Predicted 3D model of a 65-nucleotide RNA (SAH (S-adenosyl-L-homocysteine) riboswitch aptamer) from Candidatus Thiodubiliella endoseptemdiera. It matches the Rfam family "SAH (S-adenosyl-L-homocysteine) riboswitch aptamer". Gene Ontology terms of the family: S-adenosylhomocysteine metabolic process and regulation of gene expression. Lineage of the source: Bacteria > Pseudomonadati > Gammaproteobacteria > Pseudothioglobaceae (SeqCode) > Candidatus Thiodubiliella. It was read from a public genome assembly, where an Rfam model found it. The model forms 89% of the base pairs in the Rfam consensus. The coordinates come from a structure-prediction model, not an experiment, and the mean pLDDT is 75.
RNA sequence: UAUGCCAAGAAGCGUUGCAGUGGAUUUUCCAUUAGGCUUGGCAACAAAAACUACGCUUAUUUUUA
Numbered sequence: 001u002a003u004g005c006c007a008a009g010a011a012g013c014g015u016u017g018c019a020g021u022g023g024a025u026u027u028u029c030c031a032u033u034a035g036g037c038u039u040g041g042c043a044a045c046a047a048a049a050a051c052u053a054c055g056c057u058u059a060u061u062u063u064u065a
Base pairs, nucleotide, nucleotide: 004042005041006040007039008038009037010058011057012056013055014054015053018036020032021031022030023029024028035051
């Protein structure tokens, strides 16, 4: 540096489809798809931070009435 794995980052439902993957095929189409990102770890301990398309609901905290 790259890749794999583990854990965490509040949860669920619906919609869209970029990357990736699979199929068809002749370079496009179809299907799937919103933790793919971040942090720590590999002796997988623990805790925490910043984030996470759109709409709705819930949970938690704070403030106001």